[in-house]
Predicted 3D model of a 544-nucleotide part of an RNA (large-subunit ribosomal RNA, domain I) from a bioreactor metagenome. RNAcentral holds the full RNA, with entries from SILVA.
Context: one part of a larger RNA
RNA sequence: AGCGCAGGGCGAAUGCCUUGGCAUUGGGAGCCGAAGAAGGACGUGGUUAACUGCGAAAAGCUGCGGGGAAUUGUAAGCAAGUGUUGAUCCGCAGAUGUCCGAAUGGAGCAAUCCGUAUGAGAGAAGCUCAUACAUCAUAUACUGAAUACAUAGGUAUAUGAGGGGAACCGCCUGAACUGAAACAUCUAAGUAGGGCGAGGAAGAGAAAUCAACCGAGAUUCUGUGAGUAGUGGCGAGCGAAAGCGGAAAAGGCCAAACCGAAGACAGAAAUGUUUUCGGGGUUGCGGACUGUAUAAAGCAUUGUUAAAAUCUAGAAGAAGUGUAUGGGAAGACACGCCGAAGAAUGUGAGAGCCAUGUAUUUGAAAGGUUGAAACAGCUGACAGUAUCCAGAGUACCGCGGGACACGAGAAAUCCCGUGGGAAGCCGGGGGGACCACCCUCCAAGCCUAAAUACUACCCAAUGACCGAUAGCGAAAAGUACUGUGAAGGAAAGGUGAAAAGAACCCCGGGAGGGGAGUGAAAAAGAACCUGAAACCCUGUGCUU
Numbered sequence: 001a002g003c004g005c006a007g008g009g010c011g012a013a014u015g016c017c018u019u020g021g022c023a024u025u026g027g028g029a030g031c032c033g034a035a036g037a038a039g040g041a042c043g044u045g046g047u048u049a050a051c052u053g054c055g056a057a058a059a060g061c062u063g064c065g066g067g068g069a070a071u072u073g074u075a076a077g078c079a080a081g082u083g084u085u086g087a088u089c090c091g092c093a094g095a096u097g098u099c100c101g102a103a104u105g106g107a108g109c110a111a112u113c114c115g116u117a118u119g120a121g122a123g124a125a126g127c128u129c130a131u132a133c134a135u136c137a138u139a140u141a142c143u144g145a146a147u148a149c150a151u152a153g154g155u156a157u158a159u160g161a162g163g164g165g166a167a168c169c170g171c172c173u174g175a176a177c178u179g180a181a182a183c184a185u186c187u188a189a190g191u192a193g194g195g196c197g198a199g200g201a202a203g204a205g206a207a208a209u210c211a212a213c214c215g216a217g218a219u220u221c222u223g224u225g226a227g228u229a230g231u232g233g234c235g236a237g238c239g240a241a242a243g244c245g246g247a248a249a250a251g252g253c254c255a256a257a258c259c260g261a262a263g264a265c266a267g268a269a270a271u272g273u274u275u276u277c278g279g280g281g282u283u284g285c286g287g288a289c290u291g292u293a294u295a296a297a298g299c300a301u302u303g304u305u306a307a308a309a310u311c312u313a314g315a316a317g318a319a320g321u322g323u324a325u326g327g328g329a330a331g332a333c334a335c336g337c338c339g340a341a342g343a344a345u346g347u348g349a350g351a352g353c354c355a356u357g358u359a360u361u362u363g364a365a366a367g368g369u370u371g372a373a374a375c376a377g378c379u380g381a382c383a384g385u386a387u388c389c390a391g392a393g394u395a396c397c398g399c400g401g402g403a404c405a406c407g408a409g410a411a412a413u414c415c416c417g418u419g420g421g422a423a424g425c426c427g428g429g430g431g432g433a434c435c436a437c438c439c440u441c442c443a444a445g446c447c448u449a450a451a452u453a454c455u456a457c458c459c460a461a462u463g464a465c466c467g468a469u470a471g472c473g474a475a476a477a478g479u480a481c482u483g484u485g486a487a488g489g490a491a492a493g494g495u496g497a498a499a500a501g502a503a504c505c506c507c508g509g510g511a512g513g514g515g516a517g518u519g520a521a522a523a524a525g526a527a528c529c530u531g532a533a534a535c536c537c538u539g540u541g542c543u544u
Base pairs, nucleotide, nucleotide: 001543002542003541004540005539006538007537008536009535015529016494017493020466021465022463023462024461025460026459027458028457029455030454031164032163039100040099041098042055043054044053046078047077050074051073061094062093063092064091065090066089070082071081072080105114106113107112115133116132117131118130119129120128121127135161136160137159138158139157140156141155142154143153168199169197170196171195172194173193179186183233209216210215220247221246222245223244224243230238231237251447252446253445254391258279259278260277261276262275263274264273265272266271284425286389287388288387289384290383291382292381297379298378299377302376303375304374305373308370309369310368311367312366314362315361316360320335321334322333323332336353337352338342344356345355346354396420397419398418399417400416401415402414403413406432427442428441429440430439431438481488482487501528504515505514506513507512
């Protein structure tokens, strides 16, 4: 030195565990904000670095309810207290709530600086405290230039807005890689990205719709129709609709004609025109108007009262003992019991009957949600048809684009730009160029629950999901650390049933160790469960 055997060290795999994650289901909730949000800074404890809580009234204050013995958060110790005259704790409601932040009196390098007015502090000045003081929009009033009337502008008051938010939603804008086996129309895709805006949903929505000579009867979502009809360098690809089956269902209001009131303008006046407001009226068997009636019935919508249910703390809740083993019994043995409860977790090893619970019952002073019903309120009839009304720079057309499954095509339909530009109920639109007949509907105004989408958040539950190199990046965290910055971004769990965490003695400066003691075990000693391998060492056998 090699090989083997034995014993150690280092090391952290493996096994077991779970405080943390992941995914899903069913409910709930779905916005917060100038009454100052989201998010922060700085403070705040007897002792306090961090986290948590809270805000100069600062791990807290008040009221009401629950609860019933301990308690002053994580988090020990010391100190000092509190509590059956009901604390701590849990719920509801309130008070306080520094500074920054839309940040809003002005400024600013966020968490800082500096003001003005009024009031208060014995208060004249300084000082302290309280309140107000941003901008924009709309409405109203007053004022008011160049410039006579006016207008612009200014001032005041009232109301609203501003910012944040995971996804979902609407609108505007809008790529490229890619595919076409290259590439240009096309595709990817109206996707990603950017902007604006809203809500708990949004959008759509009560036929100028479809259909086919039969009929249906707002919208939305869904199964089918159907990868069909179509479209397409007829390439790659793109790709309907009606109908039928379901989910859910709900319909309303204006403009106008006509009547009236007030104001303005013209006029000598009668009156006319016009603006605003009130009544009226809302449809494709219309309405006004004229006449006759004034009741049955209905109500998503508005207001008042409000039964009941439910949420936000809780409460009751069955039934087991003995023996041996063992550190310990819940395992074994023996004999029982409960069960509307044999879900689960914990307890010194596998517990229906020990604890917390579970099944099942039950509970609210206060606040929230849903909300039957009633009342008010609102709606609400028939006949006639002479006259009047029924959404105009609109429909439509030319040209240029876009959207429609549909790429300009035979290209209807819808939307935008641009230039033209109707009819008006004996009217008008559509039925895929266009025309006729026929059928069907009534544009150019508005609102509308549910079925649908999503899940930052809360509750309950589940898993042929993970179990610490896994599972979220994170079982201590967006922390430590890196970067000027945008941004990037870790590692790190386990003594024991209980600290009983090793008094005391010895060696040592200490670290550490040897005894002693605790414990079932210390080969569980805090660098702590198990403790593999690589690697290192010691002893020994053999070989050289």